[in-house]
Context: one part of a larger RNA
Molecule: small-subunit ribosomal RNA, 5' domain
Organism: Gammaproteobacteria bacterium
């Protein structure tokens, strides 16, 4: 000099853009943060509508009851999603990360292709009844549906094979139509569209595994190792492999630093520097690890799973003492720790995610707002004129000098703030109507394109424009001995004090304290800490 996720002191007008627990991976009250689908299913607790019955009567209303008939829908079965998104950096010196390669793998949803989607069965929730328990919840009996579950049939391809053979699937839901058949009000079969379902092949995406090289300090850590190193055969896994096991061999690593100890998430980057390098790893992005502590598996395409389960432990809470409940390193917020770090805000309008045919629902992701000079950037606090060089202050050799064109005065301007009125972009979709292309028997439905229409904004009456008034509302901080830009007076008298280094102060201190003046930066200025 540059820099910072900074803090402290004094001061503080506005805006934009960023950033904001670096400490206790300490403990957490409260609310919210993952649901959705009725176009899978049986149903109907609640709401609304309809139908029926009864009663009251102001004879067309009110009340009650019945009815899943309709819109819908609590709880339940079932599907998909809760493995993403969000947080933290405790652990980890490691194939963890970075980079470059590899072969023995899996991959829901998505895309392309091939082939299918036949016919049956038995349950279990919900519900009803009974019972236990303070509660959490649990037990028994009975009824029932499905895209839940299980056989049978078929299976090109798929799997196993001793090459003879053997094994193995599926599910429907919904919209439209009568061209053909049967009855004919209209339906059934049927046709047709969409979304699903099953098997296989490929793709895409994602993930698992292996290897070369690189990746902090300590030798006041020199030896380390028995599943250890290799082989054979098995087991296990999606897959290779001592990953695990039996047997066999006795190996393997190490001064090119093994082992041990300490420290640490890694990277793109960031800061500094001419560079080489040094330091660092907040925000943003990629990877990894963790989710009260330790262990374990289940489900699933994917987890050994932050807001799932089980066991053990510590802690907190409830209890009828028998037994139960919980996990903010999600967003806010509280206590504590600390020099120190924000609101228990708004909205799903946009972007994205989950579910759904869709409408839509959910989304503390996200977008916004609030707080903080925490940082960076921009703007303002007026402009011109004005010598009687006013008054006052300070200094003085008492003449004057300086503050100083500074002020006052005169003439202007009105950014920003205040005030008046107007007022965006961020919104395109979806929906509806019409036209048109595809599909089809079809001018239905459905899908694509076009035109028109209708609405959808948290921010927010915000940005921006404009009206009005008036210099009006807006300057401080540090320093002035040398380094280092800037000097005099008074007070003090080795005292009080200053100080980054040298050093000042013991009676004229440009070094302490105050004043006047000056210098430097400026909504900041200094100090402290830290890095180059």
């Nucleotide at each position: 000099g540059a820099u910072u996720g900074a803090a402290c002191g004094c001061u503080g007008g506005c805006g934009g853009u960023a950033u904001g627990c670096u400490u206790a991976a300490c403990a957490c009250a409260u609310g919210c943060a993952a649901g959705u689908c009725g176009a899978a299913c049986g149903g109907c607790a609640g709401c609304a509508c309809g139908a029926g019955a009864a009663a009251g009567c102001u004879u067309g209303c009110u009340u009650u009851c019945u009815u899943g008939g309709u819109g819908g829908c609590g709880a339940g079965u079932g599907g998909c999603g809760g493995a993403c998104g969000g947080g933290u950096g405790a652990g980890u010196a490691a194939c963890g990360c970075g980079u470059a390669g590899g072969a023995a793998u899996c991959u829901g949803c998505c895309u392309g292709g091939c082939a299918g989607c036949g016919g049956g069965g038995g349950a279990c929730a919900a519900c009803u009844c009974c019972g236990g328990g303070a509660a959490a919840c649990c037990g028994g009996a009975g009824c029932u549906a499905a895209u839940a579950c299980c056989g049978c049939g078929u299976a090109c391809g798929c799997c196993c094979u001793a090459c003879g053979g053997g094994g193995g699937a599926a599910a429907g839901a919904u919209g439209g139509c009568c061209u053909c058949u049967u009855c004919u009000u209209g339906a059934a079969a049927g046709c047709u569209g969409u979304c699903a379902c099953u098997g296989c092949c490929a793709g895409a995406u994602g993930a698992g595994c292996c290897u070369g090289c690189g990746u902090u300090g300590g030798a006041u850590u020199a030896g380390c190792u028995u599943g250890u190193u290799g082989g054979u055969g098995g087991g296990g896994u999606a897959a290779u492999g001592g990953c695990c096991c039996a047997c066999c061999a006795a190996g393997g690593c190490g001064a090119c630093g093994a082992u041990c100890c300490a420290u640490a998430g890694c990277u793109g980057g960031u800061c500094u520097g001419a560079g080489a390098g040094g330091a660092u790893g907040a925000u943003c992005a990629g990877c990894c690890a963790c989710a009260c502590u330790g262990g374990g598996a289940c489900u699933g395409a994917g987890a050994c799973a932050c807001g799932g389960c089980c066991c053990a432990g510590a802690c907190u809470c409830c209890u009828a003492c028998g037994g139960g409940a919980g996990g903010c390193a999600g967003c806010a917020g509280u206590g504590g720790g600390g020099a120190a770090u924000a609101u228990u805000g708004g909205a799903c309008a946009a972007u994205g995610g989950g579910c759904g045919c869709a409408a839509g629902c959910c989304u503390g992701a996200u977008c916004c707002a609030g707080c903080a000079a925490u940082a960076c950037c921009g703007c303002g606090u007026g402009u011109g004129u004005g010598a009687a060089g006013a008054a006052g202050g300070c200094c003085u050799u008492a003449g004057g000098g300086u503050u100083g064109u500074a002020a006052a005065g005169c003439a202007c301007u009105u950014u920003c703030a205040a005030u008046u009125g107007g007022g965006a972009a961020g919104a395109a979709a979806a929906g509806c109507a019409c036209c048109u292309g595809g599909u089809u028997a079809a001018u239905a439905c459905c899908c694509g394109g076009g035109u028109g229409u209708c609405c959808u904004g948290a921010c927010g009456g915000u940005a921006c424009c404009u009206u009005u008034a008036g210099a009006a509302g807006a300057a401080g901080c540090a320093c002035c001995g040398g380094c280092u830009a800037a000097c005099u007076c008074c007070g003090u008298g080795c005292c009080a004090g200053c100080a980054g280094c040298c050093g000042c102060g013991g009676u004229a201190a440009u070094a302490c304290g105050g004043a006047g003046g000056g210098u430097g930066c400026a909504a900041g200025c200094g100090u402290u800490a830290a890095u180059c």